Two RNAs folded together computationally: RNase P RNA and transfer RNA, 446 nucleotides in total.
RNA sequence: GGAGCCGGCCGGGUGACCGCGGCCCGGAGCUCGUCUUCGGGCUGAGGAAAGUCCGGGCUCCGCAGGGCAGGACGCUGGGGAAAGCCCAGGCGAGGCGACUCGCGGAAAGUGCCACAGAAAACAGACCGCCGCUCAUUUGAGCGGUAAGGGUGAAACGGUGAGGUAAGAGCUCACCAGCGCGCCGGGCGAUCGGCGCGGCUCGGCAAACCCCGUCCGGAGCAAGGCCAAGCAGGAGGUAUCGGCGGCCCGCCGCCUCGGUUUCGAGGAGCCUCCGGGUAGGCCGCACGAGGCGAGCGGCAACGCUCGUCCCAGAUGGAUGGUCACCGCGCUCGCGAGAGCGGCACAGAACCCGGCUUACAGGCCGGCUCCACUU
RNA sequence: GGGUCGCUAGCUCAAUUGGCAGAGCAACGGACUCUUAAUCCGUAGGUUCAGGGUUCGAUUCCCUGGCGACCCA
Numbered sequence: 001g002g003a004g005c006c007g008g009c010c011g012g013g014u015g016a017c018c019g020c021g022g023c024c025c026g027g028a029g030c031u032c033g034u035c036u037u038c039g040g041g042c043u044g045a046g047g048a049a050a051g052u053c054c055g056g057g058c059u060c061c062g063c064a065g066g067g068c069a070g071g072a073c074g075c076u077g078g079g080g081a082a083a084g085c086c087c088a089g090g091c092g093a094g095g096c097g098a099c100u101c102g103c104g105g106a107a108a109g110u111g112c113c114a115c116a117g118a119a120a121a122c123a124g125a126c127c128g129c130c131g132c133u134c135a136u137u138u139g140a141g142c143g144g145u146a147a148g149g150g151u152g153a154a155a156c157g158g159u160g161a162g163g164u165a166a167g168a169g170c171u172c173a174c175c176a177g178c179g180c181g182c183c184g185g186g187c188g189a190u191c192g193g194c195g196c197g198g199c200u201c202g203g204c205a206a207a208c209c210c211c212g213u214c215c216g217g218a219g220c221a222a223g224g225c226c227a228a229g230c231a232g233g234a235g236g237u238a239u240c241g242g243c244g245g246c247c248c249g250c251c252g253c254c255u256c257g258g259u260u261u262c263g264a265g266g267a268g269c270c271u272c273c274g275g276g277u278a279g280g281c282c283g284c285a286c287g288a289g290g291c292g293a294g295c296g297g298c299a300a301c302g303c304u305c306g307u308c309c310c311a312g313a314u315g316g317a318u319g320g321u322c323a324c325c326g327c328g329c330u331c332g333c334g335a336g337a338g339c340g341g342c343a344c345a346g347a348a349c350c351c352g353g354c355u356u357a358c359a360g361g362c363c364g365g366c367u368c369c370a371c372u373u
Numbered sequence: 374g375g376g377u378c379g380c381u382a383g384c385u386c387a388a389u390u391g392g393c394a395g396a397g398c399a400a401c402g403g404a405c406u407c408u409u410a411a412u413c414c415g416u417a418g419g420u421u422c423a424g425g426g427u428u429c430g431a432u433u434c435c436c437u438g439g440c441g442a443c444c445c446a
Base pairs, nucleotide, nucleotide: 001369002368003367004366005365006364007363008362009361010360012325013324014323015322016321017320018319020044021043022042023041024040025039026038027037028036029035046344050355051354053353054352055351056350057349058219059218060217061216065248066247067246068245070215071214072213073212074211075089076088077087078086079085090103091102092101093100094099104210105209109208110207111204112203113202126149127148128145129144130143131142132141133140134139157175158174159173160172161171162170176200178197179196180195181194182193183192184191185190223282224281225280226279232273233272234271235270236269237268240252241251242250253266254265255264256263257262289308290307291306292305293304294303295302296301326342327340328339329338330337331336374445375444376443377442378441379440380439383398384397385396386395392429400416401415402414403413404412422438423437424436425435426434
């Protein structure tokens, strides 16, 4: 100097004038409604507010009891309220590397592997090699073989030697793998070593499935309070209703007749038809909160102390003008001039995370290449 | 707020059991006819919404994003 990898941050600034939402204080008016108006103080969109992908807090549902179905996750340890999240590590794969990605089980069972190929799961002989018989120019039949070749993404271990009619883990040596046993390091996933041994037992579970762990349902348009207003009708009702689906379990009032069973009616509930109101207040922001310092920890994070209150709208608040600067584009040798709001993009119950979008720029750490000293 | 589905040739749709992406209409050419229509024959037309992943191989399976439709409340 170049090329990369990982992490963090900003994302227009300053001043003046006018104008908005919330909370608080003060004054004035008045129809005395906390209504109108004036003044002052404080404060007012994001790192993603987005997607609605996960998890919760919170609210309601007489079962939030049990089970099935269903869904999610999946190496080990830790963090955390939890999470499919984060940190550290282990193993495997990719990369020269910094780093990145993946993660239970294929001997519990079932299923799939097209075409090619002899043969695709405990499969098999196309070419070939060897032996025997016949023939002799090719060749035919029988038996043995899976080392060599071919096909394919993948063909039932690899190299060497011996052995054999020719070959084969047939035997041996060294490896790899698997099984069993022992020892050592580590909380653990796993790593290393030694011994014995049949010699060797594909891939796919983002195929069905098996194993382990976890999960009630619905959702702020949840759910409460107040005010206003109308118009009810029909059917069913313990064989019904209450549970997201199913099963079990549990629960369900009053009156009359009547011993029970039963019958009728009402309340309540369910279904359908029809009408009215869609107004105001709460929920609504003090939080698993922000910031700073110290300590513990490799880290995620935790603890202690101090400090701050930082939007709560509801046809839905942040704007407009001017100037200077910053930035971008064009012209220009230059000075400079002109143009441009200048990325993605606006809370709506609130948090933790993931994912996606992002003009321009800043900082830190690490890797590789080239050159110079 | 919650849920279900769709995207393939110019158009309408198939292919979903993972193994060559098809059919009809339209377009073009030819045949027939005095000419046209009808009819017959043929031809061409495809990054399967986009990207990534699993696999030997993906329209199909998984993940993310884009666009669109419907249902409940």
It holds a member of the Rfam family "Bacterial RNase P class A". Gene Ontology terms of the family: dimeric ribonuclease P complex, tRNA processing and ribonuclease P activity. The prediction has a mean pLDDT of 76.